[in-house]
RNA sequence: GGAGUGGGCGAGGUGGUUGCUUCCACUUCUCUUGAUAGGGAAGAGGGAGAGGAAAGUCCGAACUCCACAGGGCAGGAUGGUCGCUAACGGCGACUCUGAGCAAUCGGAGGAAAGUGCCACAGAAAACAUACCGCUCGGCGAUUGGUCUCGGCCUUUCCGCUGAGUAAGGGUGAAAAGGUGAGGCAAGAGCUCACCGGUCUGAUGGUGACAUCAGAUGCUUGGUAAACCCCAUCCGGAGCAAGACCAAAUUGGCCCUCAUGAGGCGGCCCGUCUCCUAGGGCGGGUAGGUCGCUUUGCCCUCCGGGCAACCGGUGGGUCAGAUAAAUAGCCACCACCGCUUGGGCGGAACAGAAUUCGGCUUAUGACCCGCUCCGGCU
Repeated sequence: GGAGUGGGCGAGGUGGUUGCUUCCACUUCUCUUGAUAGGGAAGAGGGAGAGGAAAGUCCGAACUCCACAGGGCAGGAUGGUCGCUAACGGCGACUCUGAGCAAUCGGAGGAAAGUGCCACAGAAAACAUACCGCUCGGCGAUUGGUCUCGGCCUUUCCGCUGAGUAAGGGUGAAAAGGUGAGGCAAGAGCUCACCGGUCUGAUGGUGACAUCAGAUGCUUGGUAAACCCCAUCCGGAGCAAGACCAAAUUGGCCCUCAUGAGGCGGCCCGUCUCCUAGGGCGGGUAGGUCGCUUUGCCCUCCGGGCAACCGGUGGGUCAGAUAAAUAGCCACCACCGCUUGGGCGGAACAGAAUUCGGCUUAUGACCCGCUCCGGCU
């Protein structure tokens, strides 16, 4: 100088002033009650009052209600190993593998159960195949030689055709193990050596796996965030959960009273229905109370563990609102920019709503580590 990685803080500090939410205790007034006591209003005093992500609502739980004999199907999630945890798709350590000189970062069941797909290019994208090329044969053309003039032998950057080959060229993200040698008409695991693969065994490790030895020439690509297979896990809704108290009005049910109207084909009694009046009951709504913030979290120290984390000692207590308070103004100081100065301007992402453990995303200025690579002394 460049790079990698981890952590901290988070629009400040002091003073004054005006408010808001909530808690504590006090004074005054007031309501209920036989009383103890409880509620409400006002006043003055004191205490507390957003975040590292309160966000996205992506995972996992606590808590609450609903559902539920048992088993299976369907559906969803996860996917190396071991551990941590209440649990997890989270975290830690390790294994294999890919990228990087390195610090470091990313990936992870099965493609030999079956099915599907693989654009363009290319011969061929998977029961292999053959465009150019290479090799051998046949026919023709062609050069030369020979002759018994029918042929025979021979030459070739030549043409057609049959066969062999997959080493080389070319295509592609990917091409049927790789390199070298032998071998061959030319070639090829055809053969051999090394590397790679597969299988078996031994040793080490809790395990993923590693190391070593032996056997085997060893055709069989990729894709599972395609279907699928295997293993493990999964009931649903969410604090607007849920519990309690409970107006006014309308409707419902019951009782009482008397009058009226109607039915029981005339009348009376009786009985039924309806309207009106009085009393009572129960449910829901408005509203209120609880759930609500302590068996948690934070700090210090000690012990165990590589770590995630676990156990213990001592101390602290830190918003609980409900359409939603946590704010406004002034002065001085501090930071950054402009300016000679005076002075002016700037300062992120964003805001609780039952509570925790994570993940992801957004984020101004600043601070502290650790590691790697390069240069100079």